[in-house]
RNA sequence: AAUAAACGCUGGCGGCAUGCCUAACACAUGUAAGUCGAACGAGAAAGUCCCUUCGGGGGCGAGUAAAGUGGCAAACGGGUGAGUAAUGCAUGGGUAACCUGCCCAUACGUUCGGGACAACACUUUGAAAAGAGUGCUAAUACCGGAUGCUAUCAUCGACGCUUAGGCGAUGGUGAUGAAAGGUGGCCUCUCCUUGGAAGCUACCGCGUAUAGAGGGGCUCAUGUCCCAUUAGCUUGUUGGUAGGGUAACGGCCUACCAAGGCGACGAUGGGUAGCCGGCCUGAGAGGGUGUCCGGCCACACUGGGACUGAGAUACGGCCCAGACUCCUACGGGAGGCAGCAGUGAGGAAUUUUGCGCAAUGGGAGAAAUCCUGACGCAGCAAUGCCGCGUGAGUGAUGAAGCUUUUUGGAGUGUAAAGCUCUGUCAAAUGGGAAGAAAUGGUAUAAGAUCAAUACCCUUGUAUCUUGACGGUACCAUUAGAGGAAGCCCCGGCUAACUCCGUGCCAGCAGCCGCGGUAAUACGGAGGGGGCAAGCGUUAUUCGGAAUUACUGGGCGUAAAGAGCGUGUAGGCGGUCUUGUAAGUUAGGCGUGAAAACCUAUGGCUCAACCAUAGGCUUGCGUUUAAAACUGCAGGACUAGAGUAUUGGAGAGGGAAGUGGAAUUCCUAGUGUAGCGGUGAAAUGCGUAGAUAUUAGGAGGAACACCGGUGGCGAAGGCGGCUUCCUGGACAGAUACUGACGCUGAGACGCGAAAGCUAGGGGAGCAAACGGGAUUAGAUACCCCGGUAGUCCUAGCUGUAAACGAUGGGCACUAGGUGUAGGAGGUAUUGACCCCUUCUGUGCCGGAGCUAACGCAGUAAGUGCCCCGCCUGGGGAGUACGGUCGCAAGGCUGAAACUCAAAGGAAUUGACGGGGGCCCGCACAAGCGGUGGAGCAUGUGGUUUAAUUCGACGCAACGCGAAGAACCUUACCGGGGUUUGACAUGUACUGGACAGUCUUGGAAACAAGAUCUUCCUUCGGGACUGGUACACAGGUGCUGCAUGGCUGUCGUCAGCUCGUGUCGUGAGAUGUUGGGUUAAGUCCCGCAACGAGCGCAACCCUUGUCCUUAGUUGCCAUCAGUUCGGCUGGGCACUCUAAGGAGACUGCUGCUUUAAAAGCGGAGGAAGGAGGGGAUGACGUCAAGUCCUCAUGGCCCUUAUGUCCCGGGCUACACACGUGCUACAAUGGCGCAUACAAAGGGUAGCUAGUCGGUAACGCCAAGCCAAUCCCAAAAAGUGCGUCCAAGUUCGGAUUGGGGUCUGCAACUCGACCCCAUGAAGCUGGAAUCGCUAGUAAUCGUGGAUCAGCACGCCACGGUGAAUCCGUUCCCGGGCCUUGUACACACCGCCCGUCACACCACGAAAGUUGGUUGUACCAGAAGUCAUUGAGCUAACUCGCAAGAGGGGCAGAUGCCCAAGGUAUGAUCAGCGAUUGGGGUG
Repeated sequence: AAUAAACGCUGGCGGCAUGCCUAACACAUGUAAGUCGAACGAGAAAGUCCCUUCGGGGGCGAGUAAAGUGGCAAACGGGUGAGUAAUGCAUGGGUAACCUGCCCAUACGUUCGGGACAACACUUUGAAAAGAGUGCUAAUACCGGAUGCUAUCAUCGACGCUUAGGCGAUGGUGAUGAAAGGUGGCCUCUCCUUGGAAGCUACCGCGUAUAGAGGGGCUCAUGUCCCAUUAGCUUGUUGGUAGGGUAACGGCCUACCAAGGCGACGAUGGGUAGCCGGCCUGAGAGGGUGUCCGGCCACACUGGGACUGAGAUACGGCCCAGACUCCUACGGGAGGCAGCAGUGAGGAAUUUUGCGCAAUGGGAGAAAUCCUGACGCAGCAAUGCCGCGUGAGUGAUGAAGCUUUUUGGAGUGUAAAGCUCUGUCAAAUGGGAAGAAAUGGUAUAAGAUCAAUACCCUUGUAUCUUGACGGUACCAUUAGAGGAAGCCCCGGCUAACUCCGUGCCAGCAGCCGCGGUAAUACGGAGGGGGCAAGCGUUAUUCGGAAUUACUGGGCGUAAAGAGCGUGUAGGCGGUCUUGUAAGUUAGGCGUGAAAACCUAUGGCUCAACCAUAGGCUUGCGUUUAAAACUGCAGGACUAGAGUAUUGGAGAGGGAAGUGGAAUUCCUAGUGUAGCGGUGAAAUGCGUAGAUAUUAGGAGGAACACCGGUGGCGAAGGCGGCUUCCUGGACAGAUACUGACGCUGAGACGCGAAAGCUAGGGGAGCAAACGGGAUUAGAUACCCCGGUAGUCCUAGCUGUAAACGAUGGGCACUAGGUGUAGGAGGUAUUGACCCCUUCUGUGCCGGAGCUAACGCAGUAAGUGCCCCGCCUGGGGAGUACGGUCGCAAGGCUGAAACUCAAAGGAAUUGACGGGGGCCCGCACAAGCGGUGGAGCAUGUGGUUUAAUUCGACGCAACGCGAAGAACCUUACCGGGGUUUGACAUGUACUGGACAGUCUUGGAAACAAGAUCUUCCUUCGGGACUGGUACACAGGUGCUGCAUGGCUGUCGUCAGCUCGUGUCGUGAGAUGUUGGGUUAAGUCCCGCAACGAGCGCAACCCUUGUCCUUAGUUGCCAUCAGUUCGGCUGGGCACUCUAAGGAGACUGCUGCUUUAAAAGCGGAGGAAGGAGGGGAUGACGUCAAGUCCUCAUGGCCCUUAUGUCCCGGGCUACACACGUGCUACAAUGGCGCAUACAAAGGGUAGCUAGUCGGUAACGCCAAGCCAAUCCCAAAAAGUGCGUCCAAGUUCGGAUUGGGGUCUGCAACUCGACCCCAUGAAGCUGGAAUCGCUAGUAAUCGUGGAUCAGCACGCCACGGUGAAUCCGUUCCCGGGCCUUGUACACACCGCCCGUCACACCACGAAAGUUGGUUGUACCAGAAGUCAUUGAGCUAACUCGCAAGAGGGGCAGAUGCCCAAGGUAUGAUCAGCGAUUGGGGUG
C1' cells in the first nucleotide's frame, strides 16, 4: 500500500459497487423451459340465456381450458470449482484428415401412392406410481414408388497446383439417392358457374446441391507449481502391414510382423492446484493472487452406460449399480437447489422464501402473444470506494467548572454563554421527469410482386397502445441551529505531557523494553496528536529485504572451495578468408477478443461511476533486407596445445638385494651390593649375583651426521646404500601436427592415522589393563610393568584443523632481496665474484582490494571461462528413508520446537597460578608484640519491659561517644498534657508574668492563699494568661531521592584537553620508545605542537649563623650577698620572637649521547627532597552519615509531639577485636640522689603550716601567669636486700573501714587504708608494628569533665638491631601479550543428577485412507452372432401363404459396483523407551 475479510467501540445521509473464502454437507416449500391451432385429430366445465313432457335439450361460454399426435427449443441462458499438472489453459499455426440445425445467398424442385399409432371409447390390473387388452381416427408423424444436379460411387480423357499421399476445376458414360404441406388473396387461363377449385398468385414451410457467416471437432510448436529422502518407466507399449470404426486423422480397436518408445533439457511416482484476460504490490525486473466482470475447461448425489439429435455421452432426460432421504396397503414406488429465494449444519464470517418482464437479451410462433429467479429493479449489511453534513460570523470579565501550580499564576479557550446570520442533509407540504423506441392495430401514400387496381412484402406519414423501479430522481415552499462524532494514540521508532493511584503487584508490549514508592511506557483524569462516519485490532499478500542478488550477493578469518586427480555429457573457446542466415538487427503485414490500464473529451451538480475516441497490449506468426558479432559449412595459418631430438636435477613410484650404529634378549668371563626411578619417593630388578664391564651370538624395527622456509609428487605423502622396471616436470636448439584446447554434473581411481578380516612377524615403543605415587578424591598428569597395535603379505574402511582454513585454467598490473635446477653473455689462464633469461620455492613492500586483520606477479588486485558450495543460532550433521560397509561407521540429509540473537575483525578497559621493567616495612634480615592468663573497653550473640540508634573485610569492633549515677537519652514502665517544651501571624478576651507560702503527690502537675509592672498622643503598644484558627513539633522512614562533610585506593603518579595527523569507526597519536628520577622528574628521539588538574616549589615546624629586642628569661665579666641571679649592674651567652643569611648538583673528578642525571670528592651546621607536618588530581566503592546540620518525598498530629518520676543503655553460658598489667633478677622492694619538654590554672591552680597511715581535711601566701601554682619527672645513678620459689614475682577477686564529688554513688563513680592473694612460669595454628632520634622503654601534660581514663591527643628522657637482595606472599605503576570477561575472575561457563512442562524419534501391535498385481464376479448398455417365438406398410400371389425387412429372446466380447488373496504407500493411536528444548 492492499483485501470477497472478521472482531471490538461507535454510527447522520446519499450515489456506485460487492456479499458462503468453511461442508462439491443435507435439503422442507415455491419457482427457474417452453412454445406453435397458420402441422393434426379430438374437445370440456362453471356461469348465463332460451325451451322443456321437469327426465332433459339448445345457444353463448368455446373450438376456449386441459390433455394427446407432430415440429422446434430444451446441448443456450444460469450455477459451482470437486476433479484435472495435461484428453486442460494461453499464444501462434495446421486440417490437402473434418462436421455444422436455425440464419444469409444462388440454382432447381416440391410428383404419385399406402398402412398405422396416440388422443378417444369400452374392459381390466395396481394402495400408489404406473400399466394391460380390444376397438376407432388425422397429420408437416410413418412407409413405398417416380424424377434429379456441380451430391456419392465406378469408369474414360485432359489441365493446374502439390506436403508426391493427393487436391482443385472440368468433359463424357453408367449406377444410387428427395420432398409436406399450411395460410391469405384472386379469377387471367381450364372445369363446375352468386361463387368455388383441380387453376393462378403471395407468404410461411419442405427437398436436393453449392457457397457464406457464425459455431465446433481433431492436431502441431512453445509456455504452464513443489518433491530426486520419487531414477528408471512402458507390452497396445513404439513402429509397420491389413482390416474395422469415426464427421474426421490416429493403436482409437483387432490380427499379424518387428523390438522398439520415454528419461538427468527430470521420464515414472507422490503432493498441491481449475487455466487465462486480469487484480494487488513494486522504480522496474519480479513476487503474490485468480472474488466480482469477460474467454476457455470440467462437473451436476457417487460410479458406469448408451439413446435421441445438427449438436449431449445431456444440472431441472433415460437405463443400471451404490449411499442417503421420503411414501407404502410391504407387493412395490419416488427423489437429486454446485439455478433464484429460503432452511438446517459447519464456521470468525456472507443478504429477501420481494417486484417486473417496462428496458436489454433468449426460446417458440407468420404475428398478436406466451415463457424467461437470464435480466431490470427494489430490500438487508459502513463490506468497500466516492461525495455531503453535523453549522457560519462576532464574542474577554479571558465567566463558571475541571486540571495543574513555584500559590504569583497557567491551561482547557473564542472554546462556551451572549449577539447577528445561513439553510446543505434529514422532516413536512406541493409539483414532478428522462428511461418509450420499436412491434402491433387503423387510415393512407409510394415502390416491388402478380393476370390483377386483390392479398402479401418494403419504405414513409398520421393516429392509438406499453413504466417494475415510483410519485423515485429533480424542483419549490415551510419552520428551525433546531435531529446528526466517534475511535485510536501521546517512552524511542512516530505527530502528541502533566497530575493522581499502584509498587516486579495489577498490568502493558509490533521491536527495543516498561512496572521492585517520585512510572511522560500499567489504570484514571486533564491536556495534546492523528484519522473521521468511521477508528482500531487480528489475519493474509507485496514492499522496505541487494535477506535467493536476471537487473542485483557471496565463499582466507563472519555461513560457504569437494581431501586429491583422471575424465563422459554439458558449458566456454586462437588468427585469416569464403559461403549460409539459425541466433542478432531493421522495415512491412497478420494477430495480440471485449472489459481493465494510460491520455483526451463528454454524461450524472462534483467525485466514485459511466460513455466515446486514441494509445498501450513489451508477445507470437509471417515476409523483405543487412551480414559486424555468435552459430553452421568449406578452405588456409601457427602465437594455444602436442610430438620428435639433446641435456642435466630430484627422499617421485614399484620390486629385489645389502650395510653399519643403537636398544633388547641369550651364552660365557670379570666383579659386588646395590641398581633404577622421581619434585621427593615407592612399586620394580638384584646375593638364585643385578647395575657396570668384556667377548660372542640372535632378532626386529628405524636410518644419526649431510639436512637446508632445500628437492620431488595431484593430494595423502616421500630420507642408509646398490641394481632393475617405471611416471612426471624443467632447460636448449631445430623439425613436424595444425586448435587437436580449458573446465568438468554423474562416473572411475588414489587417499594420513586409527580401525576391521586372514596369515606371518614382534626388538623398541605403547591404547586397554595391573601396581606405585600425587591428591579431599585422581578411573589423569609422574614412575615401574604391559596386551592389542605399530612391521610384512592380501583385502576392507574412505575419514582428518585431508589447512595456504584460499577450486582449476588463461591474460594483464611498481619494485627490492634470498634460494634450487637449467641455458646464455662479457671478461678471464680459469666463471668463483658480474650481467641477462626460463622454471620452481621464500621474505619485504607500492598501487589496488578488504568490515578490519591482512593479501599484494605463488593476489585475497584487474578481467574472461567452467565446476563446487552458502543463505540467522540451537535442534543437527541428529531422525526417518535410501545407498555403501564384515563391523565400527561413511555418503545423502530434514522437521516439530525454541531463542533474539549466534558470529567476524578491531577498540578501550579489567583480569591471567602470561611476559618484561620498577616501587612500597610487601617479602627477606632484625627488634618488640598480639593469639594463652587476669582485668579494662568495644562488638556479636543471648537475655530483657527496655537492654535506644548507627558503623560490618582491608576502609565496623578504646568507632559516632573529648568522658550514660539524675540530666545526657533518642529506649522501657508508670503518671500528666494537647496551639502544645519552642517560632510567627490573625481575631476575641483577661491581665501582669514570675516569685513566696499552704495542701495532695514520686515528681510533673493540680487546688488555694499572698503579691502585683513599664511606655502612652489614652485609641493603644511592650510583656503575658486564656479561647479559636493558620500552624508548631517528630533522634519517625528513605544515605538506593539529595546537599554538605568524611573514609578508601593513595601522597599512588597518574588523569585529561585544544589544534593537527592517522583510522570507515570505536579510537589512536600526544602520554609510546632510549636513558633518568621519589615523581608524566628531567633529557634525547619521534606527526605531533601546546595546555590544564596532579608531582615539585611557594606555607608551618625543626637543625646552623647573623641582625633587632631584653621582662617575668639569662649571668661571662665587675660589685654586694642572707649564698637563692637574691641585689646592683649587664644583655656577652642560653632563651624568647620578629626579620634575614644559608643548600643551588653551585664547584670538582669520573660515567653517560659534549644531554638529563648518577657515583665519588671538597667546603659546610646541614648535600643531593636535610628531618617532620599541612597539602589528597580524574575518578572508584549506589562506601559512611536523613541521629551534627540542611533538604525532596512519604508517614504521625489528645501522638511517632511534649513534661515528669523510676528503670535501662552497666544484663552474661559464650565468641571476637583493641588495650592495660604480668609471668620476674637487664627484676621486685627499701633508702639516698640527678637531668626534661610541652601544657593547664579564678565556680581555677594552690605554695606553705597543721591533722590523718592514707585518700583527704582545716587554716592560708602567691598567681588572670616566660613572674605564682599544678610539679614529684620516671627510667637513670649509688647503697642495701631478695636467690629462682607461684616467690619479697603477679596483682585479680573478696571482706572490713574510710575519703571526695554530687539533690542523690543500691542498681551504677573514682580514690585511700587494713586484710585476702586468683590465673599466670613467655603463650598452638595464625598474625601485627617498625628502617633512626625510628623501634623498644620511661615518665609528663591536656581536652571532655561536678566526679569518673588502662582510651584519645600532645610532650620530652634513655635509645638499639637489621636491610644479602627482589625468587616468593600482599598492594601498586608503566609497556606488552591472550581473552568466549565489560555487574569486568567474587567474571564467564560445561555436563550429569532431581523436579515441571513441551514437541519429536523408536516400539509388540492396532485403526483408517490411497493404490498395484492375480483371480472370481458380471448390472445396464453398445457391438457381433443367432433368432425354431412374434411381425401393418414393400415384392410375389386370386387366396392361403411365401419372401424381404424388423422385434422379443438367447449367446459371446468389453465392462461399473462388489468379493478373495497378496503387496506398496500415507496417516492416526500405542504400554514402554530414547535423546532434544525451556524453566